[in-house]
Small-subunit ribosomal RNA, 3' major domain from endosymbiont of Ridgeia piscesae, 482 nucleotides, folded computationally.
The full RNA is in RNAcentral, with records from Greengenes.
Context: one part of a larger RNA
RNA sequence: AGACGGGGACCCGCACAAGCGGUGGAGCAUGUGGUUUAAUUCGAAGAUACGCGAAGAACCUUACCUGGCCUUGACAUUGAUAGAAUCUGAUAGAGAUAUCGGAGUGCUAGUUUACUAGAGCUUGAAAACAGGUGCUGCACGGCUGUCGUCAGCUCGUGUCGUGAGAUGUUGGGUUAAGUCCCGUAACGAGCGCAACCCUUAUCAUUAGUUACUAACAGUUAGGCUGAGAACUCUAAUGAGACUGCCCUCGCAAGGGGGAGGAAGGUGAGGACGACGUCAAGUCAUCAUGGCCCUUACGGCCAGGGCUACACACGUGCUACAAUGGAAUGGUUAUAGAAGGAUGCAAUAUCGCGAGGUGGAGCCAAUCCCUAAAACAUUUCUCAGUUCGGAUUGCUCUCUGCAACUCGAGAGCAUGAAGUUGGAAUCGCUAGUAAUCGCGGAUCAGCAAUGCCGCGGUGAAUACUGUUCCCGGGUCUUGUACU
Numbered sequence: 001a002g003a004c005g006g007g008g009a010c011c012c013g014c015a016c017a018a019g020c021g022g023u024g025g026a027g028c029a030u031g032u033g034g035u036u037u038a039a040u041u042c043g044a045a046g047a048u049a050c051g052c053g054a055a056g057a058a059c060c061u062u063a064c065c066u067g068g069c070c071u072u073g074a075c076a077u078u079g080a081u082a083g084a085a086u087c088u089g090a091u092a093g094a095g096a097u098a099u100c101g102g103a104g105u106g107c108u109a110g111u112u113u114a115c116u117a118g119a120g121c122u123u124g125a126a127a128a129c130a131g132g133u134g135c136u137g138c139a140c141g142g143c144u145g146u147c148g149u150c151a152g153c154u155c156g157u158g159u160c161g162u163g164a165g166a167u168g169u170u171g172g173g174u175u176a177a178g179u180c181c182c183g184u185a186a187c188g189a190g191c192g193c194a195a196c197c198c199u200u201a202u203c204a205u206u207a208g209u210u211a212c213u214a215a216c217a218g219u220u221a222g223g224c225u226g227a228g229a230a231c232u233c234u235a236a237u238g239a240g241a242c243u244g245c246c247c248u249c250g251c252a253a254g255g256g257g258g259a260g261g262a263a264g265g266u267g268a269g270g271a272c273g274a275c276g277u278c279a280a281g282u283c284a285u286c287a288u289g290g291c292c293c294u295u296a297c298g299g300c301c302a303g304g305g306c307u308a309c310a311c312a313c314g315u316g317c318u319a320c321a322a323u324g325g326a327a328u329g330g331u332u333a334u335a336g337a338a339g340g341a342u343g344c345a346a347u348a349u350c351g352c353g354a355g356g357u358g359g360a361g362c363c364a365a366u367c368c369c370u371a372a373a374a375c376a377u378u379u380c381u382c383a384g385u386u387c388g389g390a391u392u393g394c395u396c397u398c399u400g401c402a403a404c405u406c407g408a409g410a411g412c413a414u415g416a417a418g419u420u421g422g423a424a425u426c427g428c429u430a431g432u433a434a435u436c437g438c439g440g441a442u443c444a445g446c447a448a449u450g451c452c453g454c455g456g457u458g459a460a461u462a463c464u465g466u467u468c469c470c471g472g473g474u475c476u477u478g479u480a481c482u
Stems, first nucleotide, its partner, number of pairs: 001482002003479003007476007015466002019428005026318008034309002042053002064304007073129001077128002082122002086103007111118002131293002134291003141286001142282003145278001147276001152191006158167003171182003197270004202239007212228002216226003242264001245258005320421001324380005339368002343362002348357003387418001392413007434457007
């Protein structure tokens, strides 16, 4: 100087407290461990692994296993040789492949051309080499997690100290903040904080189609049409908030209250992550040193496996019901964001339904395009039930060469556990929690209850608190640690 303390002082955070809803019990989904297996490919491991890499494992993917095959190789460069490129059939085989042909096919070709040839493509001897999801993340780059959006981490010159170092950065206040003020052997500066960026909340200007409809006219009653440029909206440019104003406390910084205002003291949310820590993670995104394999640890193919199942754990979904279930109804009401050409698909029509037929419109403010909780009425009357839907049987639908291992969905039947969950433990402070549906990526299809977004309905409590648990910051103190 650090680090640590079941030392001290001060401060902060959904850290506790005050509340609301969960997890832990059940069934299922999913990940992991374990066990099993020919293989159940590999990685991730307290917080910071476990709905994680994987934004899609039937084949492919695929790295694993079994079997069948190849050896200059599926791919790159250099290659002697030969050839029109190209298109295509048959046989054998699980296929990979192997064998045999045909058209081009007669004197030239598809492209450039100086008509010689070149590029491209096919064949291919000998070799150099390719190839490796093989090992090492404790050899590395890059990227990432975490402490932590915590308020810190440093430097130059000066000064102090024999020196390591100190000072500045400590102190008194204040702040979300090393934010600012005052003091001060320090004076300044840098990386962080804040601001500059994006979205959102208000207004103005410009613009008016595919969006809008106040007034006028028509109407098939639908902004549908004429029309309009007001409103909504769209999207570009601006304005607006700065403790600017008032009161009050204070030396100041700033604090408390108020006005005006769409918004008030960082308005709300996002992006943004200092010096460093964990030899943290990743050699399986990629890149890369070294080591290792080279008729195999490389390559091709078929089938299987990654989906196994006594069990244990994590994360979720659905429930256990009456603030509910069911039915009907007005076919009733009300979103936002996103996607659409091998695509989204309306009216119609067939089917109880999943869906089929068909194909208007849409390369989209035009078409697809109507949300569900909610509301109203009826019923059920507290029961393992008209709760709950697992499991199983049968019949089907769709995708796809192909749903046995191993897809999703529909109908009928079946109707398990479960009556609110021990110790313990998690999230959340406002348009938040809770609850309700909608969309997207990946994607033929889908194991999505996941993830990422979107809006609808919409609380309680704390902010009058800091004794305690956890994590962190500043100063100080002790130390047999570095």